[in-house]
RNA sequence: CGUGAUAAAGGGCAAACCCGGUGAAAACCGGGGACGCAAAGCUACGAGGCUACCGUGAUCGCAGUCUGCAGGACUGCCGCCAUGCCAGUCGGGCCGCCCGG
Numbered sequence: 001c002g003u004g005a006u007a008a009a010g011g012g013c014a015a016a017c018c019c020g021g022u023g024a025a026a027a028c029c030g031g032g033g034a035c036g037c038a039a040a041g042c043u044a045c046g047a048g049g050c051u052a053c054c055g056u057g058a059u060c061g062c063a064g065u066c067u068g069c070a071g072g073a074c075u076g077c078c079g080c081c082a083u084g085c086c087a088g089u090c091g092g093g094c095c096g097c098c099c100g101g
Stems, first nucleotide, its partner, number of pairs: 001100002004098001012037002017032006035088001041094003045091003048086003055080003061077007
C1' cells in the first nucleotide's frame, strides 16, 4: 500500500428465538442459542430508519366527563415532536488480527 482475489492457522463477534433484568416505547444488558460477519471493533458527523415518556394541537383535532356555565380542568383516541435509540441500513472518522506486495 491492498482489488483481500485463492488458501491456511490461531481465534473473534453473534441474527432470529427462549429465559432473567432495565426502559413509556424503540431498544439495551446478562445467560442460552447461531442466521450470518474480514472490521458484525469503536464513534450518531451526513443520509436513512425505529420509538413518542414529556411536550404540543393558537378558532374546536375528535369524543366524553366535571365545574362557580365564565373561562377552564380532566380522561380516552388521533396527529406532530428526539431531547431517546439503531454502527448487523449506507457513507465518513478512529483503531486493529491474519495474509499478500